A computed fold for a 140-nucleotide RNA from Cellulomonas aerilata, annotated as FMN riboswitch aptamer (RFN element). Its mean pLDDT, the model's own confidence on a scale to 100, is 76.

RNA sequence: ACGUGCUCCGGGGUCGGUGAAAAUCCGAGCCGGCGGUCAUAGUCCGCGACCCGCGCGCCGCGUCCCUCACCGGACGCACGCCGGUUGACCUGGUGGAACUCCAGGACCGACGGUCAAAGUCCGGAUGGGAGGAAGUACGU
Repeated sequence: ACGUGCUCCGGGGUCGGUGAAAAUCCGAGCCGGCGGUCAUAGUCCGCGACCCGCGCGCCGCGUCCCUCACCGGACGCACGCCGGUUGACCUGGUGGAACUCCAGGACCGACGGUCAAAGUCCGGAUGGGAGGAAGUACGU
């Protein structure tokens, strides 16, 4: 220095209004995963998460079929891989260079739940996770 394992990390509901009822509606405010980029990104490019697949695989679990039993087989679940799906930006300025900076005005945010519609509440989730950094162990 590189590789592998372990450990760590991941935002936001505040005020007012309506109402029988809203942290869900209305007004204002608040938040922004990871890598990349000639220069800093929620909106560019890509990745992850959620969801889907009469796609593949299979150590496992369950049910069933077959058998005296073993073996074997079918289906489902889980898991892994693969594929699909997956939101939203413009104008001006500076500059060699910016959809990233500055100014202004916009826009977006999985699924299920809920006395009433959720980026923010509750839940799956003490989960998963792109990756980052440091420590440690092992290897080269």

The sequence is in RNAcentral, with records from Rfam.